The RNA shown here (c-di-GMP-I riboswitch aptamer) has 92 nucleotides and comes from a Coriobacteriia bacterium. Model confidence (mean pLDDT): 86 of 100. Its Rfam family is "c-di-GMP-I riboswitch aptamer". From the family's description: GEMM was predicted in a large-scale screen for bacterial structured RNA regulatory elements.
RNA sequence: CCCCGAAAAAGGCACCGCCGCCGAAAGACGGCUCCGCAAAGUCAUGGGUCUACCGGAGACAGAAGGUCUCUUACGACUGCCAGACUGCCGAG
Numbered sequence: 001c002c003c004c005g006a007a008a009a010a011g012g013c014a015c016c017g018c019c020g021c022c023g024a025a026a027g028a029c030g031g032c033u034c035c036g037c038a039a040a041g042u043c044a045u046g047g048g049u050c051u052a053c054c055g056g057a058g059a060c061a062g063a064a065g066g067u068c069u070c071u072u073a074c075g076a077c078u079g080c081c082a083g084a085c086u087g088c089c090g091a092g
Base pairs, nucleotide, nucleotide: 003092004090005089012037013036017032018031019030020029022027035079041085042084043083045082046081047080048077049076050075055071056070057069058068059067060066
């Protein structure tokens, strides 16, 4: 330095749920909680997944406002997988 993660130490993160709050939604943020995590640190780059306000198509209704279905990422998720960068401790 690389691979690796057995024991231990120091510290770190925080699923679900509840409350508050932002958002059309997915989801984000803060608090409590603690399922788990050795990269559950950073980056939406590739795949994947979720959502569909606006837009597009169709149906219904029709005076108008409208209602429903499908589609659409420019919106999200890194605690789904890969990739890139960085990093604590340590048996082997």